A computed fold for a 66-nucleotide RNA from Acutalibacter muris, annotated as transfer RNA. The coordinates come from a structure-prediction model, not an experiment, and the mean pLDDT is 80. Its Rfam family is "tRNA". The family's RNA type in Rfam is transfer RNA.
RNA sequence: GGGUAUAGCCAAGCGGUAAGGCUGGGGACUUUGACUCCUUGAGCGUAGGUUCGAUUCCUACUACCC
Numbered sequence: 001g002g003g004u005a006u007a008g009c010c011a012a013g014c015g016g017u018a019a020g021g022c023u024g025g026g027g028a029c030u031u032u033g034a035c036u037c038c039u040u041g042a043g044c045g046u047a048g049g050u051u052c053g054a055u056u057c058c059u060a061c062u063a064c065c066c
Base pairs, nucleotide, nucleotide: 001066002065003064004063005062008022009021010020016052024040025039026038027037028036045061046060047059048058049057
């Protein structure tokens, strides 16, 4: 100097209240289990700024990678 930071894990979203998958909780089905189906969880690394409105734009810092 450049890059990344979003749920327990992976990961999309780049101004208008955050998709999906895995895992977990609850339920249906089943004699039981498995499979299958339904349902359930985050306000985005921290602090400021801009804006009617910020995960998104700007600044500083923190952690990690090159």

RNAcentral holds the sequence, with entries from MGnify.